[in-house]
Molecule: Bacterial RNase P class A
Organism: Deltaproteobacteria bacterium
RNA sequence: GAAGUAGAUCAGGCAGUCGCCGCAUUACCCAUGGUAAUGGGGAGGAAAGUCCGGGCUCCACAGGGUAUGGUGCUGGAUAACGUCCAGCGGGGGUGACCCCAGGGAUAGUGCCACAGAGAGAAGUCCGCCUGCCGGAGCCGUAGUGAAGGCAGGUAAGGGUGAAAGGGUGAGGUAAGAGCUCACCGGGUCCGGCGGUGACGUCGGAUGCCAGGUAAACCCCACCAGGAGCAAGACCUAAUAGGGGAGCGUUAAGGGCGGCCCGUCCAUGCUCCCGGGUUGGUCGCUUGAGGUCGUCGGUAACGACGAUCCUAGAUGAAUGACUGGCGCCUGCCUUCAGGUAACUGGAGGCAGGAACAGGACCCGGCUUACGAUCUGCUUCAACC
Numbered sequence: 001g002a003a004g005u006a007g008a009u010c011a012g013g014c015a016g017u018c019g020c021c022g023c024a025u026u027a028c029c030c031a032u033g034g035u036a037a038u039g040g041g042g043a044g045g046a047a048a049g050u051c052c053g054g055g056c057u058c059c060a061c062a063g064g065g066u067a068u069g070g071u072g073c074u075g076g077a078u079a080a081c082g083u084c085c086a087g088c089g090g091g092g093g094u095g096a097c098c099c100c101a102g103g104g105a106u107a108g109u110g111c112c113a114c115a116g117a118g119a120g121a122a123g124u125c126c127g128c129c130u131g132c133c134g135g136a137g138c139c140g141u142a143g144u145g146a147a148g149g150c151a152g153g154u155a156a157g158g159g160u161g162a163a164a165g166g167g168u169g170a171g172g173u174a175a176g177a178g179c180u181c182a183c184c185g186g187g188u189c190c191g192g193c194g195g196u197g198a199c200g201u202c203g204g205a206u207g208c209c210a211g212g213u214a215a216a217c218c219c220c221a222c223c224a225g226g227a228g229c230a231a232g233a234c235c236u237a238a239u240a241g242g243g244g245a246g247c248g249u250u251a252a253g254g255g256c257g258g259c260c261c262g263u264c265c266a267u268g269c270u271c272c273c274g275g276g277u278u279g280g281u282c283g284c285u286u287g288a289g290g291u292c293g294u295c296g297g298u299a300a301c302g303a304c305g306a307u308c309c310u311a312g313a314u315g316a317a318u319g320a321c322u323g324g325c326g327c328c329u330g331c332c333u334u335c336a337g338g339u340a341a342c343u344g345g346a347g348g349c350a351g352g353a354a355c356a357g358g359a360c361c362c363g364g365c366u367u368a369c370g371a372u373c374u375g376c377u378u379c380a381a382c383c
Stems, first nucleotide, its partner, number of pairs: 001379010012325001014323005020042002023039007044355001048366002051364005056228004063261004068224005073087005088102001089100004103219002108217002110213003125158002127154007137144002166184006185209002187206008232282004242273006253265004289308008327352011
């Protein structure tokens, strides 16, 4: 100097003029409110996605199954989670580091294109061996015996393929094969040591050696009521707090996410006609809250103490203009360091400043994006 990797911070600030929302105090008025003055406050790290988890509200006093959906190594954190932290195992990278939808393939079903004989309790195309048939050629009266064919054995060699019934070697065999043996690998079982554990490591026995795929169906373990602030509550209004018919009181019917059991409802339920459904208030922001310090913990985080109150709009507020300051980029001048490359300071000119705006609230994840700083890794050059 370049490339990479992991993390942190900020998201311009100041002043003036005018404008907007809410709160507090005071004064006045035509007083469910309005006007004026003063004072304080007024978007984000993602407010986005609506992907998870909750708080809260209602069904509703709310059980057991089935179905459906989700998670899937171990130990922790948390209100909880599919999140986070630390590990184990596997994979990628030279490395710093990163990724994993990480239980089960002998419970069953399905799939593995093409090629290949054969793609799973699969398989013999070429080949190898044995027996029989055969009779070219050689040879010369008796022999040898090729190509080819049939039957049987074989899966060691070759080929196909992403993948073909563990590997190397020896023995054995007609030829071969874990057929037998030695070593190695994998599986299973029994132990030692370390660890809370997932696991790691060491030793022994055993010929057990018949693939992959479950972000395919499935099996196993665990978890899960539903709907959602447009939830919900209240005020105002009402000869429209209305009228009619049917069923029913031992639950037919209705409610409880689909279904079953069960349970609850009698001022009940079903159907028809008709009225209101305008406006306003609450919910609505003090919280699983923020910041700082100490202690504990590898960490996520927790405990204690101190301190702070940081939007609550409702067709939907926080904006517009001016001035200089700051940040980034390029060029020029100059100074300093340096052999140089280059680095830093000062000044001038020109330009640039991303992604993007709440609507009940909070904890995460994912996506978009500008600037600065720090740690670590690799490479190149010079000294």